[in-house]
RNA sequence: GGGGGACGACGGGCAGCUGCGCUGCACGUCUCUCGGGACGGGCAGUGAGGAAAGUCCGAACUCCGCAGGACGACACGCUUCUUAACGGGAAGGCGAUAACGCGGGCAACCGUGAAGUCGACGGAAAGUGCAACAGAAAGACACCGCCUCUUCGGAGGUAAGGGUGAAAUGGUGGGGUAAGAGCCCACCAGCAGUCGGGUGACCGGCUGGCUCGGCAAACCCCGUGUGGAGCAAGAUCAAGCAGGAUGAAGGGGGCUUCGGCCCCGGUCGGUGGUCCGCCGGCCUUCGUACGAGCUUCAUCCGGGUAGAUCGCUUGAGGCCGUUGGCAACAACGGUCCCAGACAAAUGGCUGCCUCCGUUGCCUUGGCAAUGCAGACAGAAUUCGGCUUACAGGAGUCUUCCCGUG
Numbered sequence: 001g002g003g004g005g006a007c008g009a010c011g012g013g014c015a016g017c018u019g020c021g022c023u024g025c026a027c028g029u030c031u032c033u034c035g036g037g038a039c040g041g042g043c044a045g046u047g048a049g050g051a052a053a054g055u056c057c058g059a060a061c062u063c064c065g066c067a068g069g070a071c072g073a074c075a076c077g078c079u080u081c082u083u084a085a086c087g088g089g090a091a092g093g094c095g096a097u098a099a100c101g102c103g104g105g106c107a108a109c110c111g112u113g114a115a116g117u118c119g120a121c122g123g124a125a126a127g128u129g130c131a132a133c134a135g136a137a138a139g140a141c142a143c144c145g146c147c148u149c150u151u152c153g154g155a156g157g158u159a160a161g162g163g164u165g166a167a168a169u170g171g172u173g174g175g176g177u178a179a180g181a182g183c184c185c186a187c188c189a190g191c192a193g194u195c196g197g198g199u200g201a202c203c204g205g206c207u208g209g210c211u212c213g214g215c216a217a218a219c220c221c222c223g224u225g226u227g228g229a230g231c232a233a234g235a236u237c238a239a240g241c242a243g244g245a246u247g248a249a250g251g252g253g254g255c256u257u258c259g260g261c262c263c264c265g266g267u268c269g270g271u272g273g274u275c276c277g278c279c280g281g282c283c284u285u286c287g288u289a290c291g292a293g294c295u296u297c298a299u300c301c302g303g304g305u306a307g308a309u310c311g312c313u314u315g316a317g318g319c320c321g322u323u324g325g326c327a328a329c330a331a332c333g334g335u336c337c338c339a340g341a342c343a344a345a346u347g348g349c350u351g352c353c354u355c356c357g358u359u360g361c362c363u364u365g366g367c368a369a370u371g372c373a374g375a376c377a378g379a380a381u382u383c384g385g386c387u388u389a390c391a392g393g394a395g396u397c398u399u400c401c402c403g404u405g
Stems, first nucleotide, its partner, number of pairs: 001401007010392001012353007020047006027040005049376001053387002056385005061230004068276004073226005078092005093121001094119004100113005122221002127219002129215002143162002145158005170188006189211001191208007234310004243301008251264005265283007284293003317336008355374001356371007
């Protein structure tokens, strides 16, 4: 000097004039039976993002009388730590891949170390299922081949070699054999046992028999977890009308201070799906009777209101420091208050400066001109994440190459 990766930020500044929203302070005018109310300008403070987007996760908060159990359904899935929690974050483990370095090689390439990157990472000896075609065969039936015997028709042995395929009864090499095979041996992988290290996932040593493919982002099994709805949640005030129809039920016993209470039963409803359990309302009046009213629950048709206030911004909050920790993060101390609108405010104009781009000139770099400061884009209960969009120029860390000293 150049290339790659990771991470956190910036994405305008100053001044003048002027226009908005909220909060606080005092004041003025009008009104009122006292509180108080309405309007108006003044001063001070403050006022949109890193994603405010998506609405994908997790919560805070609010409401639901049933939030309990079983089944079902859904979600998650390596380990430890962290967090209010998360499918988040940090640090690790294992696996895959790999810039580049080293060694070998004429080369293709091979071996080895490795920054970085990725992982939807429990279980395939519980069961079921899938893998077209090719191939003898897709979890095991031998096509070619090899060996032995032969009455020459074939019979027996074999899975090392060839062929098919993404995948074919662990791999490589040697011994042995009629020819072969873990049949035996060496090294390696897997599995089992055992010892050691580590909080753990796992790692390493030793021994051993010789070995039981892939897919669960297929059904499934195992483990852990899950009440629902959502600020249009919800609370208060004010105003306002018009009701009609349908379905079910309107039993028994006991006590009583005569208000009512308890038990059984019936009926309707509620509890995200089903069942059980649990919870709530009603079980009345007239008439001889059909019947008429009344009560409770549920459903349908129709009508009225849609106004005001609260929720509403002090928070799992920001910033700084110290301590602990590899880190994420935690504890302690100090300091600050930084939107709360409701058809929805945070703007407009001007001047100067700066960044950046383009063009021209001169050439360590600077000068001049030019450009809508020039990307993505605007709170609406709040917060922690994830995902997506983003012109431009920089920063920190890390790694590689070239050159120089």

This is a predicted structure of a 405-nucleotide RNA (Bacterial RNase P class A) from a bacterium. It was read from a public genome assembly, where an Rfam model found it. Its Rfam family is "Bacterial RNase P class A". By type it is a ribozyme.